[in-house]
């Protein structure tokens, strides 16, 4: 720091997703040790049990229990001592600990403030005198189940109450009045009291009282900041202020009476939702965003609600009272309780620990102290929940074991990894040990303070002794021994192979993988990453400049309000002076600590901890400055406005008025149609239409002028005249003096349609009716036609209300056109030239922009203000509100769903877009196919099998240049073989083995047997033999074999577009880029052929040419070819001599190049015409097929990956099938006849083939053919007769003397064999068929048509195929149309590319949402009832120790109960608001491989589209 994902590709916009960090986490797999941290985020749900706040005998009376002592024989007694239950009293219990429900301000943070309180503590000051009356405990009685209560009696105090005193204090009318206290303990010489104990007294310490001051702490007030919603816009009666009074520690409507009518709110009141706040934490470059566990500060709460008491402090977590819910006890009368303390339990939940140890430390409470208490705390336990550290060994060890994996079978990988050798000893384990940490306390002693004191007491030093939860170190022992997993490996993203699976199973964060070769699923091997963890899920920030302050946008991607006026607000020209709010500099205080950062230090390091610093960007007080903004004052004229004079205009409103057209009415003429369309029909018309003339009536709109011309803010405005009226522009040395710009709300205007009321209604025309079209046609077209369109008044308030471009100001090149003014020059004048201002267009520099484009009329550069946007769909919808008569408008979500949606441009493809152009593409012609019969191929059906492939053109007389067996493929039936019919190798065996007549079985394959004979490798040899083992055989094993599958795994070959003229590259240039340019343009060509032009210049593959055949000439050669002249010969024939002239043969040359002439054309290319020439513009024909397209065809030619098969899918054999036959299609043949058929005669080719061959003459046969065998290995011989043609004759239009199918019979030939299933011959038979519907094919010249001939294959078998020649036409005006192609251009929502894309209803399934008679609940408002506890007030007839009076009784004062009253919680009644749940039914929406109906949109989408 970026990356993936929209496209065929590109740039942009834009969302989604990923890589990082984070965590109180959870889940999966795994798990050695330690340190430091951390651990109910959910039900502020309910809680069993134990503990969490006590302490003081040096405050008091005492003595229940324990121990000691004393007395007593004992029972027992005795507070004498240690001490101490309960009680009175003091202090504490308001801290500490928990939780975050409530709270959006009664809270928190920061900075300030004044009207306050304060126990303990500190400082200094004053005092501590003298009295009194009670009461718990206790004793006795009573009530009660209990909790507990009650009566009588006794008693103490540091409990309570008076009196005295009062430095200060409070009140005050300034005279005065009022107001305190408590003692306890230690020690002690003299003196005093007392019998004594002891006390006084002295002293010390601890207390107590009073006020003052301080510290710390608390209460109160102010300012600023502190979440979301306006689909919450108005709220408020103690409300805001004042006065008096009350109240409080204290200011204050805090409370009350009266008075006034205020207060808050768009700078967001009120209401609703959510939430404890902060230091901080996480993230981030930062600014920010998110968060508020642990630690720290503040707040709030303590079962829920209310209340006060006590107290320095509470309206009190483990206090009290009341109400409520719940739980427990109960003798049913009544009582008890509150873990949001520590553990723990149940429940919820994905999920969170021990009913542990200790007060040794730190801290707290009490105490003089010892000490006691302390679930605060210190520790341990559990959990990889997090961070940090350590280990699971180290070194050596092979051209490299085994296993496993891959493999091209050679090898490679795991891999120095292991084994093995040599070492080490962390951690865990065992055993010892420590003067270690925790961590001190403290007798005696010494010094010092107070004091009269050597006493007591306090401080410091030393330190006999002693306590200590828990932890740690060191040494020794042993042995590599006890210790590695998890995830990933298609891209992003580091890491690849094999097998399995076969759109299945599954994966997936996004894109996407999986349909038989999956690096994406599952497994394995390998690899990568991290590591006691690793992954997944969730959270937050980041990336995201994707809410943009830093740091975005709005013509077309989402986004400028339809337009204006204007309020608040924001912003604001030039000069001068002052001020100092903003602003800058400097300084004060504060910004708690911890955290973060830096430095140093302590744990072996680190995490962690300690010390110091920095930082804390903030707020605050002061000082200085005076540029800029603000404020105040004064001035200015350039912004703005005014005035005067001109000027153009469909600017607006109202009232008049005109002609054309149209329709209607009346009349005239006239007489059959009119009208309408693609074509028609409906319609109108003999009751007289249309047409035409005259007159009258009516309503609406204003032709020409008229123009990217004018005016207006926009909507909009068009005959002419008049009246009223708004704005603009120009000119002017005039005036005012910043008066300005924008503009949330607000107000007004606002096309069309629509609505209300009343008019009007000619034409047009939704709806509607009819006619057409159509598969349908609720449309497009036609005939009618009502609202409406028009007017008046009033609503509506929206449009693709568009320049898809808010308004204002300034600045930044120009050219040109138009409109309206003014100035100057010129001119007789019409014209004209120059300048200037405003308006309307166009082209363009710079700049901008994703591009298209924009460009002084900005989308450039800046400033001001407003509006608006934040992925697509859902949806401009629902709900709510508001406006409207309604229609509907404005405002405006969510659930759910997708990974895109989109803009601009590019290349293609396509268009029932355009232009140019080509082709037997059409047209013009000739002949066919489609009808018949037959042949052949195919579909289908059939079959045991009818083997397989080819399927629009580009399959179908195709593979197949030839299926009776073979071929042939197991396609079918049946019979055999299993290392095999065929190849190579290994091992073993025994030496044989091969050829051949023959026998048996059999359909054959095959099996069994076997005679005579022939042959039988190489080496050595003494020829006796030995060795070896090639070939062959047998057995076994590797393997063979497969026309089995996949042509969508492939090579090769082929078809096709198309012999169409195209397809590309290098360099340069243009463009952000895809790409463009070149290759487009003007001409021309068969051609991207050539020329010219041009930011292109060149080049390649194609075109053309080079090659072959053919056409002319020439040359060379002359047999088997030829024969002009010469000669010989024959019935005849180049037959012979001879010749090579000619023909011919087959080699080489020449010739044709738009070369020449004319015209046209750009002095071009080229075209047209002409000459010459055998041939003329490529002479004719062939071969030759660019980049590519069709996953085109072929695994059955061949080759080949993978898969499958292996006594069978291999191989051998017999027979059958491929030849079937209701049909259908393609391609041919033969015909339908007289341009013909039959018969007879007769003429002329080319190109081929021939030895297991062609086969002459001759003979036989009607013939196929047979017999026979001359010649020929072929320019020699043969096939071989060419046929149409020509001559003659016959037939006379007929199913025929046409046609020949079919069938019967008889034969021939090939072949082992013609039954299934060959060809041919002869005799007989003699079917359909009368020129063929829709439709469709070929052909442009030696072509079509027609005629025969040959060849390949082949034993035999062509109507097919491939060739050859003979005869030999017609027509082409032309390019509108059909098919196909090329180039340019245009549109596109297509790119699998129009056989594309795509819309809506309906049907089905699922999902979320809205409405809904109702129904259930939460929160809340208002009114009223009610009123516990408590407090205030009133009363207080009942009760009452202290004080006063009184001898006393008693009275007074004061107090209490009780009662009343005010306030008030729960509760109740009534009625609203709001939110939510649910509901028969209902509405649309979304999603869903192959449903239905149509075809709306994208091309002119077939009626341009859209608002």
């Nucleotide at each position: 720091a970026g990356a993936g994902u929209u496209u065929g590709a590109u740039c942009c916009u834009g969302g989604c997703u990923c890589a990082g960090a984070u965590u109180g986490a959870a889940c999966g797999c795994u798990g050695g040790c330690g340190g430091c941290a951390u651990g109910c985020u959910u039900u502020a749900c309910a809680c069993a049990u134990g503990c969490a706040a006590g302490u003081c005998g040096a405050g008091c009376g005492g003595c229940a229990g324990c121990g000691c002592g004393g007395g007593g024989c004992a029972a027992c007694c005795u507070g004498g001592c240690g001490g101490c239950g309960a009680g009175c009293g003091g202090c504490g219990a308001a801290c500490g600990g928990g939780u975050g429900a409530g709270u959006a301000a009664u809270a928190g943070a920061u900075a300030g403030g004044a009207a306050c309180g304060u126990g303990u503590c500190c400082g200094g000051g004053a005092g501590u005198g003298g009295g009194g009356g009670a009461u718990a405990a206790c004793u006795a009685g009573c009530c009660g189940a209990a909790a507990g209560g009650u009566u009588a009696g006794c008693u103490a105090a540091u409990a309570c109450c008076g009196c005295a005193u009062a430095u200060u204090c409070u009140c005050u009318g300034c005279g005065g009045a009022g107001g305190a206290a408590a003692g306890c303990g230690g020690g002690g010489g003299a003196c005093c009291a007392g019998u004594a104990a002891u006390g006084g007294c002295c002293u010390c310490g601890c207390g107590c009282u009073c006020a003052c001051g301080g510290a710390g702490u608390g209460g109160c007030c102010u300012a600023u900041c502190u979440c979301c919603g306006a689909u919450u816009a108005g709220c408020u009666a103690g409300u805001u202020g004042g006065u008096g009074a009350g109240g409080u520690a204290a200011a204050g409507g805090c409370u009350u009476a009266c008075c006034a009518a205020g207060g808050c709110g768009a700078c967001g009141a009120u209401c609703g939702g959510u939430a404890g706040c902060u230091g901080g934490u996480c993230u981030g470059a930062g600014a920010g965003g998110a968060u508020g566990a642990u630690c720290a500060g503040c707040c709030a709460c303590a079962c829920u609600g209310g209340g006060a008491c006590u107290g320095a402090g509470a309206c009190a977590c483990u206090g009290c009272c009341c109400a409520g819910a719940c739980u427990c006890c109960u003798a049913c009368g009544g009582g008890a309780g509150g873990c949001u303390g520590c553990a723990g339990u149940a429940a919820c939940g994905a999920a969170u620990a021990u009913u542990c140890c200790g007060c040794a430390a730190u801290g707290g409470g009490c105490g003089a102290a010892a000490g006691c208490c302390u679930g605060a705390c210190g520790g341990a336990g559990c959990g990889a929940c997090g961070c940090c550290g350590c280990g699971u060994g180290u070194g050596g060890g092979a051209u490299g074991a085994a296993g496993c994996c891959c493999c091209u079978c050679g090898g490679g990988g795991u891999g120095u990894a292991a084994a093995c050798c040599a070492c080490u000893g962390u951690c865990a384990g065992g055993g010892a040990u420590u003067a270690c940490c925790g961590a001190g306390c403290a007798a005696a002693g010494a010094g010092g303070g107070c004091g009269a004191a050597u006493a007591a007491u306090c401080c410091u030093c030393u330190g006999a002794g002693u306590u200590g939860a828990g932890g740690a170190g060191u040494c020794c022992c042993a042995g590599a021994g006890g210790a590695a997993g998890c995830c990933a490996c298609g891209g992003c993203u580091a890491a690849c192979u094999u097998c399995g699976u076969g759109c299945c199973a599954g994966c997936a964060g996004c894109c996407g993988c999986g349909g038989u070769a999956a690096u994406a699923c599952g497994a394995a091997g390998g690899u990568g990453g991290c590591a006691a963890g690793c992954g997944u899920u969730g959270u937050u920030c980041g990336g995201a400049a994707u809410c943009a302050c830093u740091g975005g946008g709005c013509u077309u991607a989402a986004a400028g309000a339809g337009c204006a006026c204007g309020u608040a607000g924001g912003c604001g020209g030039c000069c001068u002076u002052g001020u100092a709010a903003g602003c800058g500099c400097u300084u004060u205080g504060u910004g708690a600590a911890a955290u973060c950062c830096c430095c140093c230090g302590g744990c072996u390091c680190a995490a962690c901890c300690g010390g110091g610093g920095a930082a804390u960007u903030g707020c605050u007080g002061g000082g200085c400055g005076g540029a800029c903004u603000g404020c105040a004052a004064g001035g200015c004229u350039u912004g703005a406005g005014g005035c005067a004079g001109g000027u153009a205009g469909g600017g607006g409103u109202g009232c008049g008025u005109g002609g054309a057209a149209c329709c209607c009415u009346a009349g005239g003429u006239g007489g059959a149609g009119c009208g309408g369309u693609g074509a028609a029909a409906u319609g109108c018309g003999u009751a007289g239409a249309u047409a035409u003339c005259u007159a009258g009536g009516g309503g609406a709109a204003c032709g020409c002028c008229a123009g990217c011309g004018g005016c207006g803010a926009a909507a909009g405005c068009g005959g002419c005249g008049c009246a009223c009226u708004g704005g603009g522009c120009c000119u002017g040395u005039c005036c005012u003096g910043a008066c300005g710009c924008u503009g949330a709300g607000g107000u007004g205007c606002g096309a069309a349609a629509g609505c209300u009321a009343g008019g009007g209604g000619a034409g047009c025309a939704a709806a509607c009716g009819g006619g057409a079209u159509u598969a349908g046609a609720u449309a497009c077209c036609c005939c009618g036609g009502u609202a409406g369109u028009c007017c008046u008044a009033g609503c509506c308030g929206u449009a693709a209300a568009c320049g898809a471009u808010g308004c204002c100001u300034g600045c930044u090149a120009g050219g040109u056109c138009g409109g309206a003014g003014c100035c100057u020059c010129a001119c007789u004048g019409a014209c004209g030239a120059g300048g200037u201002u405003c308006c309307g267009g166009u082209c363009g520099a710079a700049a901008u922009g994703a591009a298209a484009a924009c460009g002084u009329u900005a989308a450039g550069c800046a400033g001001g203000c407003c509006g608006c946007c934040u992925g697509g769909g859902g949806a401009g919808u629902a709900c709510g509100g508001u406006c409207g008569c309604a229609a509907g408008g404005c405002u405006a979500a969510a659930a759910c769903u997708c990974a895109a949606a989109g803009g601009a441009a590019u290349u293609g493809a396509c268009g029932g877009g355009g232009g140019c152009u080509c082709a037997c593409a059409c047209a013009a012609g000739c002949g066919g196919u489609g009808g018949a019969g037959c042949a052949u191929g195919u579909u289908g059906c059939u079959u045991a099998a009818u083997u397989c492939g080819a399927u629009g053109c580009a399959a179908c007389g195709c593979g197949a240049a030839g299926a009776a067996c073979c071929u042939u493929a197991u396609c079918c039936u049946g019979g055999g073989c299993u290392u095999g019919a065929c190849a190579u190798g290994u091992a073993u065996g025994g030496a044989u083995g091969c050829c051949u007549a023959c026998u048996u079985g059999g359909a054959a394959a095959c099996a069994a047997g076997g005679u005579c004979g022939g042959c039988u490798g190489c080496c050595c040899u003494u020829c006796g033999g030995g060795g070896u083992g090639a070939a062959a055989c047998a057995u076994a094993c590797a393997c063979a074999g497969g026309u089995g599958c996949u042509g969508c795994a492939u090579g090769g070959c082929u078809g096709u577009c198309g012999u169409c003229a195209g397809c590309u590259c290098g360099u340069g240039u243009c463009g952000u880029g895809a790409g463009a340019u070149g290759u487009u343009g003007g001409g021309u060509u068969a051609a991207g052929u050539c020329c010219c032009g041009c930011a292109a210049c060149g080049a390649g593959c194609g075109c053309a040419a080079c090659c072959c055949c053919u056409g002319c000439c020439u040359u060379u050669a002359g047999u088997u070819g030829c024969c002009a002249g010469c000669a010989c010969g024959u019935u005849a024939u180049g037959g012979u001599g001879g010749g090579c002239a000619c023909u011919c043969u087959a080699g080489g040359g020449g010739g044709g190049c738009u070369g020449c002439c004319g015209c046209a054309g750009u002095g071009a290319a080229u075209g047209c015409g002409g000459a010459g020439g055998a041939a003329g513009g490529u002479g004719g024909g062939g071969a030759u097929g660019a980049c590519g397209u069709c996953a085109a065809g072929u695994c059955c030619u061949c080759a080949u990956g993978g898969c499958c098969u292996u006594u069978a899918u291999g191989u051998c054999c017999a027979g059958g099938g491929c030849u079937a036959c209701a049909c259908a299609c393609g391609u041919a043949c033969u015909a339908c006849a007289a341009u013909g058929g039959g018969c007879g005669g007769u003429a002329c080719a080319a190109a081929g083939g021939g030895a297991a061959g062609c086969g002459a003459g001759g003979c036989a046969g009607c013939g196929a053919u047979g017999c026979g065998g001359a010649g020929c290995c072929a320019a020699c011989c043969c096939c071989a007769a060419a046929a149409a043609g020509c001559c003659g004759u016959u037939c006379a239009c007929a199913g025929u003397u046409c046609g020949g199918a079919u069938c019967g019979g008889a034969g021939u030939c090939u072949g082992c064999a013609a039954c299934u299933c060959g060809a041919c011959u002869c005799c007989g038979u003699g079917a359909a068929g009368g020129u063929g519907g829709a439709a469709u094919c070929g052909c442009u010249a030696g072509u079509a048509a027609u005629c025969g001939c040959g060849g390949a294959u082949c034993a035999g078998c062509a109507u097919g195929c491939c060739g050859c020649g003979g005869u030999g036409a017609a027509u082409a005006c032309g390019u509108u149309c059909c098919c196909g192609g090329g180039c340019c251009u245009u549109g596109u929502a297509c790119a699998c590319a129009c056989c594309g894309c795509c819309c809506g209803u309906c049907a089905c399934a699922c999902c979320a949402c809205g409405a809904a008679a109702g129904u259930c609940g939460g929160c809340u408002g208002u009114a009223c009832c009610a009123g516990a506890a408590g407090u205030g007030c009133g009363u207080g007839g009942g009760c009452u120790a202290a004080c006063u009076c009184u001898c006393a009784c008693g009275a007074g004062g004061g107090g209490c109960a009780g009662c009343g009253u005010a306030c008030c919680a729960a509760g109740g009644u009534a009625u609203g608001g709001u939110c939510g749940g649910u509901a028969a039914u209902u509405g649309g929406g979304g999603u869903g491989a192959a449903g239905u109906c149509g075809u709306a949109a994208c091309a002119a989408g077939g009626u341009a589209u859209c608002c």